[in-house]
Context: one part of a larger RNA
């Protein structure tokens, strides 16, 4: 000086406690472990590996396995030489590959030649998702948006180091104030940047009968730009007023007046550093290691296996339900090898046909949870929906292995979940739908979006974490 302590003191934080809801129990889904297997590719490993890389595993993708095949190569540059396209035929009879064969000859030119793609040959290379993340760049995760981390001068120490940054209030906060051998500065806090919550001004090919006039009754049409709304400018919030408290400070408590009140609210922003953290399979690369293979093609299968163990999720156990009939109210997206209306057909999945839109103009599109009205009557049930059969439907070369979704049947387990143990303080939780990326198909994952909306905080003694300043010395 650090670390460390079942040493202190002081503070904070969905950390305890106060409370809503779940996880563990039942079934699927999905990840991982174990096991199998020719292969079940490879890689994360307590928090910080497990619905995570993977914003999509039928082929491909793909790195795995079988079995067929090539060897200067599937890819690049440098030389020589030659410069076109298409069928058949073997092969598993659909491919990589071989082989025969048909027409008829690239563009330019100063005719010397040049040049684009391609074929063939020679080497010098080429390729490698082999291998080391403990060789490494670069990205990332935690500790944490936690409040720290450092320096230049000066000062006292023989020095290592100290002070500055320790005290005394005080904040979210090394934030501010006061003091004070320290005076300054940096790189973190905060602002500055986007959304969002209220006005004003501009400006109307979405919007309104607001107020006029017609009307097929549809803002549909004249007109209008007041409202809603888009989006450009610009205003507002600063402890700026007030009282009280405090040291006449910083700041803390109330009030006022505003659409907002002391950081309004979410959000990008991650400090010196720890963890030889993670990743050579994004990418780069040193060094080792493979070279007729540890490089490349192809088919086909596997990566979807299943006694079992976890994690993460859905969808249930039902009456604050379930099924029925007729009715209402968003947001934010996305659309051209797209989205597909209205009609016709099919019980339905979905077919036929296409009106219209590169979209405030059309479509995707019906929001659903809500309320109203009647049914079920506490049953394994009209709960619940796995599992199976048959039949059909859409994407695709192709759904055996191994898709989605549909119709009739079938109708399992489970009646709130032992020890444990996770979220969350407000438009939060809890609940209800919608849309996107990916994507030919293929979400209970992932990102966002709106609708309904709640309980509780006394308070820091305890669990965990973390910060400051103090003390002890197994330790460095």
């Nucleotide at each position: 000086u650090g670390a460390c302590g079942g040493g202190g003191a002081c503070c904070c934080g969905c950390a305890c406690a106060a409370g809503c809801g779940g996880u563990g129990g039942a079934g699927c889904a999905u990840g991982u472990g174990a096991u199998u297997u020719a292969a079940u590719u490879c890689g994360a490993a307590g928090c910080a590996a497990c619905g995570g890389g993977a914003a999509a595993u039928a082929c491909c993708u793909u790195a795995c396995c079988u079995g067929c095949u090539c060897u200067g190569g599937a890819c690049a540059u440098c030389c020589c030489g030659g410069c076109g396209a298409g069928g058949g035929c073997a092969g598993a009879g659909u491919a990589a590959u071989g082989u025969c064969u048909u027409c008829u000859u690239u563009u330019u030119u100063u005719c010397g030649g040049a040049a684009c793609a391609c074929c063939g040959g020679a080497g010098a290379c080429a390729g490698g998702u082999g291998g080391u993340g403990c060789a490494u760049g670069g990205u990332u995760g935690u500790c944490g948006u936690c409040a720290g981390c450092u320096u230049g001068u000066g000062u006292a120490g023989u020095g290592a180091g100290a002070u500055g940054u320790a005290g005394g209030g005080u904040u979210a906060a090394g934030u501010c104030c006061c003091a004070c051998a320290a005076c300054g500065a940096g790189c973190g806090c905060a602002a500055c940047c986007c959304c969002u919550a209220u006005g004003u001004u501009c400006a109307g090919u979405a919007g309104c009968c607001a107020g006029c006039g017609g009307u097929a009754a549809g803002g549909c049409c004249g007109g209008g730009c007041a409202c809603u709304u888009u989006g450009g400018a610009g205003a507002g919030a600063c402890u700026g007023c007030c009282a009280g408290g405090g040291a006449u400070a910083a700041c803390c408590u109330g009030g006022a007046g505003g659409a907002a009140g002391g950081u309004g609210g979410g959000g990008a922003u991650g400090a010196c550093g720890u963890c030889a953290a993670a990743u050579c399979a994004u990418c780069a690369u040193g060094c080792c290691c493979c070279u007729u293979a540890u490089g490349a093609g192809c088919a086909g299968g596997g990566c979807u296996a299943c006694a079992c163990a976890c994690g993460u999720g859905c969808u249930a156990c039902a009456a604050u339900g379930g099924g029925g009939u007729a009715a209402a109210c968003a947001a934010a997206g996305g659309g051209a090898a797209g989205c597909g209306a209205a009609c016709c057909c099919g019980c339905g999945a979905g077919g036929g046909u296409g009106g219209g839109c590169a979209a405030a103009u059309c479509c995707c599109a019906a929001a659903a949870a809500u309320a109203a009205c009647g049914u079920c009557u506490c049953a394994g049930u009209u709960c619940g929906g796995a599992u199976u059969g048959u039949a059909g439907u859409c994407u695709g070369c192709a759904a055996c292995u191994c898709g989605a979704a549909u119709a009739c049947a079938u109708g399992a387990a489970g009646c709130u979940g032992g020890a444990a143990u996770c979220g969350c303080u407000a438009g939060u939780a809890a609940u209800c739908g919608c849309g996107a990326a990916u994507c030919a198909g293929a979400a209970u994952g992932u990102c966002g979006c709106g609708g309904u909306g709640a309980a509780u905080a006394c308070g820091u003694u305890c669990c965990c974490g973390g910060g400051u300043c103090u003390u002890g010395u197994a330790c460095a």
A computed fold for a 476-nucleotide part of an RNA from an uncultured organism, annotated as small-subunit ribosomal RNA, 3' major domain. The full RNA is in RNAcentral, with records from ENA and Greengenes.